[in-house]
This is a predicted structure of a 74-nucleotide RNA (transfer RNA) from Phycisphaerales bacterium JB040. The RNAcentral record of the sequence draws on ENA. The source organism's lineage runs through Bacteria, Pseudomonadati, Planctomycetota, Phycisphaerae and Phycisphaerales. Rfam family: tRNA. It is annotated as a transfer RNA. Its family is annotated with triplet codon-amino acid adaptor activity in the Gene Ontology.
RNA sequence: GGGCCUGUAGCUCAGUUGGUUAGAGCGCACCGCUGAUAACGGUGAGGUCGCAGAUUCGAGUUCUGCCAGGCCCA
Numbered sequence: 001g002g003g004c005c006u007g008u009a010g011c012u013c014a015g016u017u018g019g020u021u022a023g024a025g026c027g028c029a030c031c032g033c034u035g036a037u038a039a040c041g042g043u044g045a046g047g048u049c050g051c052a053g054a055u056u057c058g059a060g061u062u063c064u065g066c067c068a069g070g071c072c073c074a
Base pairs, nucleotide, nucleotide: 001073002072003071004070005069006068007067010026011025012024013023019057028044029043030042031041032040050066051065052064053063054062
């Protein structure tokens, strides 16, 4: 330098053929339960979906460029 893959909550990930609200588990805060802790149950907070642009009535999803990580080739 070239090719491919990945990037979504603090962490691990899902997200279908572009559509109505962006979710799960763990973690965190609070409440219940308990003599107390854990476990268990309930409630809640937390997201510019890597960045910028394009297409579209509508983009996490499609397209282009860039950034970061990984693998391969040179």